The prediction has a mean pLDDT of 89.
This is a predicted structure of a 349-nucleotide part of an RNA (small-subunit ribosomal RNA, central domain) from an uncultured prokaryote.
It matches the Rfam family "Bacterial small subunit ribosomal RNA".

Context: one part of a larger RNA
RNA sequence: CUGGGCUUAAAGCGUACGUAGGCGGUUUUCCAAGUCAGGAGUGAAAUCCCAGGGCUCAACCCUGGAACUGCUCUUGAAACUGGAAUACUAGAGUCCCGGAGAGGUUGGCGGAAUUCCGAGUGUAGAGGUGAAAUUCGCAGAUAUUCGGAGGAACACCAGUGGCGAAGGCGGUCAACUGGACGGGUACUGACGCUGAGGUACGAAAGCGUGGGGAGCAAACAGGAUUAGAUACCCUGGUAGUCCACGCCGUAAACGAUGUGUGCUAGUUGUUGGGAGUCUUAGGCUCUCAGUGACGGAGAGAAAUCAUUAAGCACACCGCCUGGGGAGUACGGUCGCAAGAUUAAAACUC
Numbered sequence: 001c002u003g004g005g006c007u008u009a010a011a012g013c014g015u016a017c018g019u020a021g022g023c024g025g026u027u028u029u030c031c032a033a034g035u036c037a038g039g040a041g042u043g044a045a046a047u048c049c050c051a052g053g054g055c056u057c058a059a060c061c062c063u064g065g066a067a068c069u070g071c072u073c074u075u076g077a078a079a080c081u082g083g084a085a086u087a088c089u090a091g092a093g094u095c096c097c098g099g100a101g102a103g104g105u106u107g108g109c110g111g112a113a114u115u116c117c118g119a120g121u122g123u124a125g126a127g128g129u130g131a132a133a134u135u136c137g138c139a140g141a142u143a144u145u146c147g148g149a150g151g152a153a154c155a156c157c158a159g160u161g162g163c164g165a166a167g168g169c170g171g172u173c174a175a176c177u178g179g180a181c182g183g184g185u186a187c188u189g190a191c192g193c194u195g196a197g198g199u200a201c202g203a204a205a206g207c208g209u210g211g212g213g214a215g216c217a218a219a220c221a222g223g224a225u226u227a228g229a230u231a232c233c234c235u236g237g238u239a240g241u242c243c244a245c246g247c248c249g250u251a252a253a254c255g256a257u258g259u260g261u262g263c264u265a266g267u268u269g270u271u272g273g274g275a276g277u278c279u280u281a282g283g284c285u286c287u288c289a290g291u292g293a294c295g296g297a298g299a300g301a302a303a304u305c306a307u308u309a310a311g312c313a314c315a316c317c318g319c320c321u322g323g324g325g326a327g328u329a330c331g332g333u334c335g336c337a338a339g340a341u342u343a344a345a346a347c348u349c
Stems, first nucleotide, its partner, number of pairs: 004320003007303002012317001014201004021194003025088002028085004033081002035077008049065006091191001092188003095184004103177007110154001115149007125136002162169002206247006215241002220236004258316006266294013298305002322349003331342004
C1' cells in the first nucleotide's frame, strides 16, 4: 500500500462551529478537461512471454514474433464526471401565525431545615455505637418556647417527563436572550453534507487574587475495633465546597455506539403540536417532531441491535493493527504550578 475493522475483543476526537480539501438535487443548451473510439509517431538493446534452432541434455546462447499495459499528436462521440450559460423546487434557508420547555445570563424576593447568639421554662444527664469511649453538660447542657444573625441548598409537584451541541440545567418573580417544534406555503433558488489544521465551549478536583464560610468535609487530632488498623465505625476538624475575575482542559466526558441523507414489518406507553370525525369533562382515526418498552426480516462470535439500527446503501472525518515496557522516556507546544497534549525504542513473553 492492498485488505479487514472500531457497543462489549485493539479502535468514534468530550462537544460544536468552521478554513483548505473531498463529495453533492432536477431541466435544457454549449464546451470537450476527465472518459470512450479510430489513426499516426514513439515506447533503444537486453530481460519477461510464445514459436523454432545451436551446444550430447539443461542452465546458457541464437533467430523470429508478440508484448512493452506508457507518452505525444490528430480525427471524432457526448451518456456519465467536470466547466459555462439557462430554468426549476422535492434539499437548505427566509417570512407569517401558534403553543411547549429545570435552555442561557443578570437582579430581586420567599419558606422549611441545620448551626450559632440573646432571653424564658426546666433538671441531670445528653451525644454516639454492634457495644463503648473520646466529646458536651450543675459556670445549667439535651429538651422546649420566643427573638435575632448568617450561609448554603431549594422537600412535595417529579415522571425510562422536559430543555440543551456536549458538559449540564430544578423554589419563585422580572428583564435581556439562544435554539427546537407544529401549521401556512408567501419568498430566495442548491445557497447543501462532511471537515485535516484552527477556534469556541467544556463536570468534578486543582491553581492565582479578593471576598464569604451555616452545613458537609480530604489532610490532621483523638476514641474505638484489631495480632496490627497509617482503614471501615465514632467525636472533633482545616483546605475545599459558595461568590467575582482569571487559569487548568481532563473524566467509566458512556448509548463504552462520529456526523449527515435516503430506504427497510409491526404492537404498546408517554411528551409537544396539527387535521378529521363522533353520542364532546371526552373518545376514535390519521399525521409531524421527540422520548421509552417489546418484537419481525435482516445483522451479530454471542450477549443482543432491530424506523432513536449494531439492518440495506452513499458522502466525509477520526481511530485500530499481539501482551508488557507505556500513554512512559526524550524533544516540541501549552500551563503560575499540578500537569495536559503530541509520542517512541531497547528489552521481554